[in-house]
Context: one part of a larger RNA
RNA sequence: GCCAGGGAGUGUAUAGGCGUGGCGAGCCGAAAGGCGCAGCGAAAGCGAGAGCACGCAGCAUUGCGAGGUGCGGGGUAUGAAAAUGCCCAAGUCACGUUUAUACGACCCGAAGCCAUUGUGAACUACGCGCGCCCAAGACGAAGCUAGGUUAACGCCUGGUGGAGGUCUGCAACCUGUCAUGGCAUGCCCUGUUGGGUGAGGCGCGGGUAGCGGCGAUAUACCUUUCGAACAUGGCAAUAGCGGGUCCCUUCUGAAGUAUCUUUAGGAUAGCUCUGGGCGAGCUUGCAUAUGCGGUAGAGCAACCGAUUAAGGGGCAUGGAGCCGAAAGGCUUCACCUCUUCGUCAAACUCCGAAUGUAUAUGCUGUGUAGACCCCAGGAGUCGGCGAUGUUGGGUAAGCUAGCAUCGCGAGACUGCAAAGAUAGUGACCGGGGUUAAGGUCCCCAAAUCCUAGUUGAGUGUAUCAAAGGCGAGAAGUACCAUAGACAGCUGGGAGGUAGGCUCAGAAGCAGCCAUCCUUCAAAAAACGCGUAAUAGCGUACCAGUAGAGGUAUUCCUUACCGAAAAUAUACGGGGCUAAGCUAGGUACCGAGACCUCGGAGUGCGAUAAGCACUGGUAAGAAGGCGUGCGGCAUGGCAAGAAGUAUGUCCGAAAGGACAUAUGGACCGUGUCGCAGAGAAUAUCCUGGU
Numbered sequence: 001g002c003c004a005g006g007g008a009g010u011g012u013a014u015a016g017g018c019g020u021g022g023c024g025a026g027c028c029g030a031a032a033g034g035c036g037c038a039g040c041g042a043a044a045g046c047g048a049g050a051g052c053a054c055g056c057a058g059c060a061u062u063g064c065g066a067g068g069u070g071c072g073g074g075g076u077a078u079g080a081a082a083a084u085g086c087c088c089a090a091g092u093c094a095c096g097u098u099u100a101u102a103c104g105a106c107c108c109g110a111a112g113c114c115a116u117u118g119u120g121a122a123c124u125a126c127g128c129g130c131g132c133c134c135a136a137g138a139c140g141a142a143g144c145u146a147g148g149u150u151a152a153c154g155c156c157u158g159g160u161g162g163a164g165g166u167c168u169g170c171a172a173c174c175u176g177u178c179a180u181g182g183c184a185u186g187c188c189c190u191g192u193u194g195g196g197u198g199a200g201g202c203g204c205g206g207g208u209a210g211c212g213g214c215g216a217u218a219u220a221c222c223u224u225u226c227g228a229a230c231a232u233g234g235c236a237a238u239a240g241c242g243g244g245u246c247c248c249u250u251c252u253g254a255a256g257u258a259u260c261u262u263u264a265g266g267a268u269a270g271c272u273c274u275g276g277g278c279g280a281g282c283u284u285g286c287a288u289a290u291g292c293g294g295u296a297g298a299g300c301a302a303c304c305g306a307u308u309a310a311g312g313g314g315c316a317u318g319g320a321g322c323c324g325a326a327a328g329g330c331u332u333c334a335c336c337u338c339u340u341c342g343u344c345a346a347a348c349u350c351c352g353a354a355u356g357u358a359u360a361u362g363c364u365g366u367g368u369a370g371a372c373c374c375c376a377g378g379a380g381u382c383g384g385c386g387a388u389g390u391u392g393g394g395u396a397a398g399c400u401a402g403c404a405u406c407g408c409g410a411g412a413c414u415g416c417a418a419a420g421a422u423a424g425u426g427a428c429c430g431g432g433g434u435u436a437a438g439g440u441c442c443c444c445a446a447a448u449c450c451u452a453g454u455u456g457a458g459u460g461u462a463u464c465a466a467a468g469g470c471g472a473g474a475a476g477u478a479c480c481a482u483a484g485a486c487a488g489c490u491g492g493g494a495g496g497u498a499g500g501c502u503c504a505g506a507a508g509c510a511g512c513c514a515u516c517c518u519u520c521a522a523a524a525a526a527c528g529c530g531u532a533a534u535a536g537c538g539u540a541c542c543a544g545u546a547g548a549g550g551u552a553u554u555c556c557u558u559a560c561c562g563a564a565a566a567u568a569u570a571c572g573g574g575g576c577u578a579a580g581c582u583a584g585g586u587a588c589c590g591a592g593a594c595c596u597c598g599g600a601g602u603g604c605g606a607u608a609a610g611c612a613c614u615g616g617u618a619a620g621a622a623g624g625c626g627u628g629c630g631g632c633a634u635g636g637c638a639a640g641a642a643g644u645a646u647g648u649c650c651g652a653a654a655g656g657a658c659a660u661a662u663g664g665a666c667c668g669u670g671u672c673g674c675a676g677a678g679a680a681u682a683u684c685c686u687g688g689u
Base pairs, nucleotide, nucleotide: 001689002688003687004686005685006684011103012102013101014100015099016098017097018096019095020094021093022092023091026035027034028033039046040045051071052070053069054068058064059063073088074087075086076085077084078083106244107243108242109241113234114233115232116231118230119229125208126207128205129204130203131202132201133200134198136168137167138166139164143160144159145158146157147156148155149154173195174194176193178191179190181189182188183186210226212222213221219228247624248623249622250621251620252619257269258268259267260266261265270381271380272378273377274376275375276374277373281366282365285363286362287361288360289359290358291357292356297351298349299348305344306343309340310339311338312337313336314335317334318333319332320331321330322329323328384408385407386406387405388404389403390402391401392400393399413424414423415422428599429598430597431596432595433594434593438589439588440587441574442573443572447586449585450584451583452582453581454580460576461575468561469560471558472557473556475554476553477552478551479550480549488545489544490543491542492541494518495517496516499513500512501511524539527538528537529536600614601613602612603611604610625678627675628674629673630672631671632670633669634668635667636666643662644661645660646659647658648657649656650655
């Protein structure tokens, strides 16, 4: 893990509600007595209904009218009063159910806290008693001694001696270090390194006890347990936290918000379910009318604050510069003001929408098949998230804080390759048809459909990356053109003159000034290259050739470059020159949508006809299925009960029935009642495997 069995809203008390039944101004109890029949007031104390009207159901038809509603009346408290608060005849007992509170209170789960003459020093810590152990070697302290030396004390040399938390050490012993050593993974083994006469190692006995001991202090150790041992008890500790909580169907169906406490939780309100009351309006939508408002926008010599450039005027005062011996003067900037030009504002407004909102009327929708409203009881919810619009923070974010609407949450189905929120559409069950979004070459249902363009980049085929560069297409405007345009080619492109000046030179072409005249078809006192200066080469301009469109510019569409991410590509794929893109058209496909046929259930209705409805988490309400036991009634079974296995049939489901085999003695049905009454999950418990 699997299988079987077990396994979680229970009981009592009190209180509220609902349902059923008994009796009823009483009910219950053996009684005592309890609840009710009168309230108000802190208290002393005082102490209450059948008046009028409207009117639902119903009766019935000028209306009456239980309950109901309004006015009026009454009791009491307060008050001088006006007035205001509470009150003015239905309960009680039992059973069932539901909720609350107290208890273990639906079940399981802490770490912990306290108690006990409780158990522990066989591990380990440190004392105590009695014992045991430390190969071999090295160094060579004090003391002693011999010789030498000295006046003496001493000193020197040799020997002897054997000190030491001394040294070496693969003896024993200890086990701190290291190992990509070992294995049946033990704080083991092996190797290595360290200690190895000392604050040494070891054995046995015995001592210290948990609010404690012991400690060369590591909060270490006290039997694999230590910032307070273990055992048992208080104990079902407590847990606002985590996990789990068992059959079916039907009806309705949320919230993640506000306030307080708080901040993983509650309470009240909101949203929700169920039951009841009342009895005629209600209306989120549209129109009109009358109001409210200061947003979007706009504007600013209309305030306020910011602000570009230029000009005029002023200047008490301040800065800088200049002049002067000083007094002082001049210029400029700041500052104030005027004019013109150009700009801004969430916390500016001379202005000012749309949408919104309030009231009234009309319409629409809805409602006696009972709306709106009111009362009672039961909940869940208090972590939300996405899109669109919008307001803030942020460079930005599948970011973050708000508001409104719609969705997901709790919503299936179809499309977007796949999908939570997007597009279509709100799913009772079954059959047939038509469409939606989106599609129609193949995967893959349906057009290799029609018309006119466009792209040549695989651009594109769901999503536009920029400045800039470089092509194509379409439309327009202006101008030139058979008296010949544009482009190309052929030829000409001259003279006064090297214009004057400047200059070493300046000749069309360093620079300054001027820029005339002539011959011509045309030709600049020169547009560029060039020379030291000339020269030289082109250009403008003119003619010829040839013969039809050309030049400039604006805007639109479209392609390319610009264009970088880590294994190979990256339209869903194949692939496509349309099966890409633009504009138009026709047909078809395509969902649980829509239409239609049959069926089921729910609500209303009369148990009819009929009409409407039937997605659903948390949650509420309703109706059923099944298990064990009991009462009453009634049955089956050795010609084979229960149980077990397989199969068939019935029912919308929980489930029910039958057949065969096995089994070998009990078991059903109807109805009512009582419950240890339904398991797949809790790292659930026990057993098996």

A computed fold for a 689-nucleotide part of an RNA from a Candidatus Micrarchaeales archaeon, annotated as large-subunit ribosomal RNA, domain II. The full RNA is in RNAcentral, with records from ENA. Lineage of the source: Archaea > Nanobdellati > Microcaldota > Candidatus Micrarchaeia > Candidatus Micrarchaeales. Model confidence (mean pLDDT): 82 of 100. It matches the Rfam family "Bacterial large subunit ribosomal RNA".